[in-house]
RNA sequence: GCGGGAUUAGUUGAGUGGCUCAACACCACCCUUCCAAGGUGGAAACACGGGUUCAAAUCCCGUAUCCCGCU
Numbered sequence: 001g002c003g004g005g006a007u008u009a010g011u012u013g014a015g016u017g018g019c020u021c022a023a024c025a026c027c028a029c030c031c032u033u034c035c036a037a038g039g040u041g042g043a044a045a046c047a048c049g050g051g052u053u054c055a056a057a058u059c060c061c062g063u064a065u066c067c068c069g070c071u
Base pairs, nucleotide, nucleotide: 001070002069003068004067005066006065007064010024011023012022013021018054026042027041028040029039030038047063048062049061050060051059
């Protein structure tokens, strides 16, 4: 230098054009003499910038970071 893959909540993952989903963690309440465990509820995310589309996490282009291969 070229090619490919990954990037979604604090963390780990799901999600192939139409409500952003879950687990753990966190917060509140319940339970308990207290703690842990358990129960109910809540907050929290699509790497960044453009484009296509009625509608984009999803399709296209570019950028950034990480991983793999080729030279």
Model confidence (mean pLDDT): 84 of 100. The RNA shown here (transfer RNA) has 71 nucleotides and comes from a Candidatus Microgenomates bacterium. Taxonomically the source falls in Candidatus Microgenomatota (Bacteria, Bacteria candidate phyla). It matches the Rfam family "tRNA". Rfam's curators write: Transfer RNA (tRNA) molecules are approximately 80 nucleotides in length. By type it is a transfer RNA.